[in-house]
This is a predicted structure of a 98-nucleotide RNA (Glycine riboswitch aptamer). Its Rfam family is "Glycine riboswitch aptamer". Gene Ontology term of the family: glycine biosynthetic process. Rfam's curators write: This family represents the bacterial glycine riboswitch. Model confidence (mean pLDDT): 80 of 100. The model forms 90% of the base pairs in the Rfam consensus.
RNA sequence: GGCGUCAGAUCGGGAGAAUCCGGUGGUGGGCAACCCCGCCGGUGCCGAAGGAGCAACCGCCCCGGUAAACUCUCAGGCGCAAGGACCGGCCUGGCAAC
Numbered sequence: 001g002g003c004g005u006c007a008g009a010u011c012g013g014g015a016g017a018a019u020c021c022g023g024u025g026g027u028g029g030g031c032a033a034c035c036c037c038g039c040c041g042g043u044g045c046c047g048a049a050g051g052a053g054c055a056a057c058c059g060c061c062c063c064g065g066u067a068a069a070c071u072c073u074c075a076g077g078c079g080c081a082a083g084g085a086c087c088g089g090c091c092u093g094g095c096a097a098c
Base pairs, nucleotide, nucleotide: 001098004095005094006093007092008091010089011088012087013086018043020042021041022040023039024038025037026036028035029034044078045077046076050074051072052071053070057065058064059063
């Protein structure tokens, strides 16, 4: 110096599913009906933070190890916003080989 790979910073992209029901607090709004914000409970639903499960395969066997965007739905989420696996640009650093 260029290439590969891993991590971090930053920029851009980035899906699904009830603006559901009840209760309650507010020196929040409204003449009122009602609405808004927070909290608690319930029913239905979603999978792409995180977490858990396993096929091939490996260790002779017992038994154990072991992936995902698959499965589960503990956690999280279901108007907008936010978050968001993952993808791309750029920068920084680690590792391996030339």